[in-house]
RNA sequence: AGAGAUGGCCAGACAAUCGCGCCCCAGAAUAUCUGGUGGUGAGGAAAGUCCGGGCUCCAUCGGGCAGGGUGCCAGAUAACUUCUGGGAGGCGAGAGCCUACGGAAAGUGCCACAGAAAAUAUACCGCUCGUUACCCUUGUGGUAGCAAGUAAGGUUGAAAUGGUGCGGUAAGAGCGCACCGCAUGACUGGCAACAGUCAUGGCAGGGUAAACCCCACCUGGAGCAAGACCAAAUAGAGGAGCAGUUCACUUCGGUGAACAGGUACGGCCCGUAUUGUUCCUGGGUAGGUUGCUUGAGGCAGACGGUGACGUCUGUCCCAGAUGAAUGAUUGUCCACGACAGAACCCGGCUUAUCGGCCAUCUCUUUUU
Numbered sequence: 001a002g003a004g005a006u007g008g009c010c011a012g013a014c015a016a017u018c019g020c021g022c023c024c025c026a027g028a029a030u031a032u033c034u035g036g037u038g039g040u041g042a043g044g045a046a047a048g049u050c051c052g053g054g055c056u057c058c059a060u061c062g063g064g065c066a067g068g069g070u071g072c073c074a075g076a077u078a079a080c081u082u083c084u085g086g087g088a089g090g091c092g093a094g095a096g097c098c099u100a101c102g103g104a105a106a107g108u109g110c111c112a113c114a115g116a117a118a119a120u121a122u123a124c125c126g127c128u129c130g131u132u133a134c135c136c137u138u139g140u141g142g143u144a145g146c147a148a149g150u151a152a153g154g155u156u157g158a159a160a161u162g163g164u165g166c167g168g169u170a171a172g173a174g175c176g177c178a179c180c181g182c183a184u185g186a187c188u189g190g191c192a193a194c195a196g197u198c199a200u201g202g203c204a205g206g207g208u209a210a211a212c213c214c215c216a217c218c219u220g221g222a223g224c225a226a227g228a229c230c231a232a233a234u235a236g237a238g239g240a241g242c243a244g245u246u247c248a249c250u251u252c253g254g255u256g257a258a259c260a261g262g263u264a265c266g267g268c269c270c271g272u273a274u275u276g277u278u279c280c281u282g283g284g285u286a287g288g289u290u291g292c293u294u295g296a297g298g299c300a301g302a303c304g305g306u307g308a309c310g311u312c313u314g315u316c317c318c319a320g321a322u323g324a325a326u327g328a329u330u331g332u333c334c335a336c337g338a339c340a341g342a343a344c345c346c347g348g349c350u351u352a353u354c355g356g357c358c359a360u361c362u363c364u365u366u367u368u
Stems, first nucleotide, its partner, number of pairs: 001364010012333007020041004024036005043339001047350002050348005055223004062270004067219005072086005087101001088099004102214002107212002109208003124154002126150003130146006162180006181203001182201008227290004237281006244259006261275004297316008
C1' cells in the first nucleotide's frame, strides 16, 4: 500500500422567525382560554406479526388424553425456536463462517432414469476347469454349444455390498495377514457432549426421519378493539328447542335430598361449581374517563466471570396522540442525507437500507 474477516457507533448539523402535542406553575370566563427566557416530544429497524413474556379476562380449584413446540453438551435470561462458551461434521490458504446436530439393531414406506442388479439381491461384457463339435499356422491355439465355479477387472449410476497392499487359488473371494474403517469392552482426561490408548472380533448391504414413526423434555385459551368505571337510550320485545325420576316431610301451597339433564373453563373425558340454558329475528346505544407510561428503564463507574451476563454505588425522567402532535421559511456548513413515523409495554429473530467513523485480526507486496 492492497485484498479480506469480526465487532461497535452515528443517522444531516448550527442559528433566527413563526406554528403544533403533553406535563408543571400562575391567572381567569374552568369538558376551555391567556401567560411563562419552564421542561419534553418517533427508529435502528418504529416495519413483518415470526417467537417469548409482563399485564387483563375466562375463573372458583384442577387432572388426563389429543393437539402443538424443541432436539449435541454446559450455561445466561422473566422466558424463548434467543444469546454465550464448548464438542462433532463441513467450507476456506487464513482470520473466520455454516449446521433442520436425538434414534435406521422397534416397525412401515421411498431411492426416478440408467444399469445384469437398488433387496428374499444379482450375472450384461467377462475369468477359470471339465466336456462335445469344427477350423488351423499343431501352439495352456481359435470359434460355437452344454455343465460347474466365480464377482477380483469393466459398463450404469448420487450410491453396487468395507478400502489399500501382500500372499494364496484352476480362476477368484476377509480365503489368510498388515494397516485403516466398523462393532464390543476396559482404562485415562473432561461436569458433559466427546477425545485418546489398549484388547477382542473377520465383522456386513447402504442412504433417507426437512418421510410416517419411536424416544426425551416443555406446553390452558383469548387478547388493550383485553379489561374497569360513569352517563344516556331502548322494546328486560317476538319465535323455536332441551329440562325429569325417585324418596322423605307437609298447613297439600310447597320444602329438602339423591340421581339425571343443562351451563361454565379452545377440542374430548373425569372432576369441581352452579341450577336453568341454547339458537334465530328485530330494536336502542356506540359518548366520556381510565387502562396510558417509573420501566425485567437509561447512563457512568467499580467488582466477579473466557463470555452471554450478574452484583453494588451514583445519577437521570427521556412521546402518550385518538381522522391521529414535532412542521414551514431564511442563512451557513458538509459526509449532500438512503430505508423510513410510536398507538399497552418489553426481550429477540427476520426483512429493507445512502453514506461516514472507530477498534481488533488474517493474507499478499514493497521499503527500512

The RNA shown here (Bacterial RNase P class A) has 368 nucleotides and comes from a Gammaproteobacteria bacterium.
The RNAcentral record of the sequence draws on ENA.
Its mean pLDDT, the model's own confidence on a scale to 100, is 76.
Taxonomically the source falls in Gammaproteobacteria (Bacteria, Pseudomonadati, Pseudomonadota).
The gene name in the source record is rnpB.
The model forms 97% of the base pairs in the Rfam consensus.
Its Rfam family is "Bacterial RNase P class A". It is annotated as a ribozyme.